Overview:
Model confidence (mean pLDDT): 76 of 100. Two RNAs folded together computationally: RNase P RNA and transfer RNA, 444 nucleotides in total.
RNA sequence: CAACUGGGCCAGGUGAUCGCGGGCGCGGCGGCAACGCCGCGCGUGAGGAAAGUCCGGGCUCCGCAGGGCAAGGUGCUGGAUAACGUCCAGUGGGGGCGACCCCAAGGAAAGUGCCACAGAAAUCAAACCGCCCUUCCGGCGUGGGCUUUGGCUCACAUCGGGAACGGCAAGGGUGAAACGGCGAGGUAAGAGCUCACCGGCGGCCAGGUGACUGGCCGGCCAGGUAAACCCCACCUGGAGCAAGGCCGAAUAGGAGGGAGAUCGGGUGGCCCGCCCGUCCCUCGGGUAAGGUCGCUGGAGGUGUCUGGCAACAGGCAUCCUAGAUAGAUGAUCAUCCACGACAGAACCCGGCUUAUCGGCCCAGUUGCCUU
RNA sequence: GCGCCUGUAACUCAGAGGAUAGAGUAGCUGACUUCUAAUCAGCAAGUCGCAGGUUCGAGUCCUGCCAGGCGCG
Numbered sequence: 001c002a003a004c005u006g007g008g009c010c011a012g013g014u015g016a017u018c019g020c021g022g023g024c025g026c027g028g029c030g031g032c033a034a035c036g037c038c039g040c041g042c043g044u045g046a047g048g049a050a051a052g053u054c055c056g057g058g059c060u061c062c063g064c065a066g067g068g069c070a071a072g073g074u075g076c077u078g079g080a081u082a083a084c085g086u087c088c089a090g091u092g093g094g095g096g097c098g099a100c101c102c103c104a105a106g107g108a109a110a111g112u113g114c115c116a117c118a119g120a121a122a123u124c125a126a127a128c129c130g131c132c133c134u135u136c137c138g139g140c141g142u143g144g145g146c147u148u149u150g151g152c153u154c155a156c157a158u159c160g161g162g163a164a165c166g167g168c169a170a171g172g173g174u175g176a177a178a179c180g181g182c183g184a185g186g187u188a189a190g191a192g193c194u195c196a197c198c199g200g201c202g203g204c205c206a207g208g209u210g211a212c213u214g215g216c217c218g219g220c221c222a223g224g225u226a227a228a229c230c231c232c233a234c235c236u237g238g239a240g241c242a243a244g245g246c247c248g249a250a251u252a253g254g255a256g257g258g259a260g261a262u263c264g265g266g267u268g269g270c271c272c273g274c275c276c277g278u279c280c281c282u283c284g285g286g287u288a289a290g291g292u293c294g295c296u297g298g299a300g301g302u303g304u305c306u307g308g309c310a311a312c313a314g315g316c317a318u319c320c321u322a323g324a325u326a327g328a329u330g331a332u333c334a335u336c337c338a339c340g341a342c343a344g345a346a347c348c349c350g351g352c353u354u355a356u357c358g359g360c361c362c363a364g365u366u367g368c369c370u371u
Numbered sequence: 372g373c374g375c376c377u378g379u380a381a382c383u384c385a386g387a388g389g390a391u392a393g394a395g396u397a398g399c400u401g402a403c404u405u406c407u408a409a410u411c412a413g414c415a416a417g418u419c420g421c422a423g424g425u426u427c428g429a430g431u432c433c434u435g436c437c438a439g440g441c442g443c444g
Stems, first nucleotide, its partner, number of pairs: 001367010012336007020045002023042008047342001051353002054351005059240004066272004071236005076090005091105001092103004106231002111229002113225003128172002130168003134164002136161004141156006180198002183195003199221001201218007244293004254283006263277004300319008372443007381396004389427001398414005420436005
């Protein structure tokens, strides 16, 4: 200098003039009061995702929320947390030269499925090509026997061809995968048949909280797939702020139909238990296109110290930073600049996922050059 | 706020993890007919909404995203 990796911060700023919402204080007006209106001052007012509604909770309500089944969720180990499917650290596996990144990571020996096509054969065996032994035919060579010349016959070795029986699963072919892999020995030819190394399985010892790792021994050992059903371990009442309270106000305690104690109802389904005694449907009328609380002081922020590798926890100090309800942040001018993308709270918080213009800071890796 | 469904040829829809991805209508060609229609035969037509993952293999299974629709409140 270039390329990359991990983490953190910002999200236009400043000034002026008008205009919005809440809070606090002061003053004035109306009014018996409750309360309403006006003026001034001070403070404050959209996000890193406010989004998607994917998870977890806080909170509120439901006479069962108690027990069970079904259903759903998570899935290596240890920790953090209010909790989680989140986060941190580690183990195993994969990717990258590396810093680092990714994993849906329990069980196939509880059982049931699936592995198309190709191939002999895809779960209990089996042989398409092929190799070997025995047998037959032919050729060549060597040796023996017989023979009057030709020649005949036997044995061995070798080459070629065919058939039958037997042995093989090493080699080749097919396939994603073929009954451990590679090398040597051995064998009629072969095979963990034997040996060395490696993988898997089992046992023992050592280290570690644990996942797991290392060493030694054993005999070869029938695959894969659970984001297939399933088994195992752990977790889970339901509904949701349009939850739910309070105040005010008004009407018609209406009409019809259905079920009914072996019944109906009780916040998903089913059963038990418990409680209550009616419940369901249709039509019609009124409050009302009400007010107010919930609604923001928190599992809160900031700084610092202690403990911890870290996530985080605790101590001390300090601060109050939106609460709208047809829904508040705007407009103009000047200037600076990184020339503003994605994009607006609606009960609140911890995460995940998605969208996104740019800028700054810290640490690390690789390559090149110079000293 | 809550619960569910759909996306495949120009259109309307099937498709149980297995290798040429289908049918009807519409389109084109030929036959038949004086000519059309009807009928018969043939042909063409596909990023299976998008991206990633599981698997030997994905339209189908899983995750995330996009577009559209229905119901409760």
Rfam match: Bacterial RNase P class A. Rfam classes the family as a ribozyme. Gene Ontology terms of the family: ribonuclease P activity, dimeric ribonuclease P complex and tRNA processing. Rfam describes the family as follows. Ribonuclease P (RNase P) is a ubiquitous endoribonuclease, found in archaea, bacteria and eukarya as well as chloroplasts and mitochondria.